[in-house]
Background
A computed fold for a 73-nucleotide RNA from Candidatus Peregrinibacteria bacterium RIFOXYB2_FULL_33_20, annotated as transfer RNA. Lineage of the source: Bacteria > Bacteria candidate phyla > Candidatus Peregrinibacteriota. Rfam family: tRNA. It is annotated as a transfer RNA.
RNA sequence: GCCAUCUUAGCUCAGUUGGUAGAGCGGCGGUAUCGUAAACCGUAGGUCGUGGGUUCGAUUCCCACAGAUGGCU
Numbered sequence: 001g002c003c004a005u006c007u008u009a010g011c012u013c014a015g016u017u018g019g020u021a022g023a024g025c026g027g028c029g030g031u032a033u034c035g036u037a038a039a040c041c042g043u044a045g046g047u048c049g050u051g052g053g054u055u056c057g058a059u060u061c062c063c064a065c066a067g068a069u070g071g072c073u
Stems, first nucleotide, its partner, number of pairs: 001072007010025004019056001027043005049065005
């Protein structure tokens, strides 16, 4: 330098042919216990990497940029 894949909650990741985003763990509160942990119940947390474009409507499609991983030279 070129190619491919990826970027979604604090972490690990879903989100199937575009219709106002979820799980597990973790956090917080509660129940229970002499007390702690486990367990159970509830709850908060996201301008979906950034900026444009298409569309009535974009996490999803297109372009550019940034970053990560792998491969080639």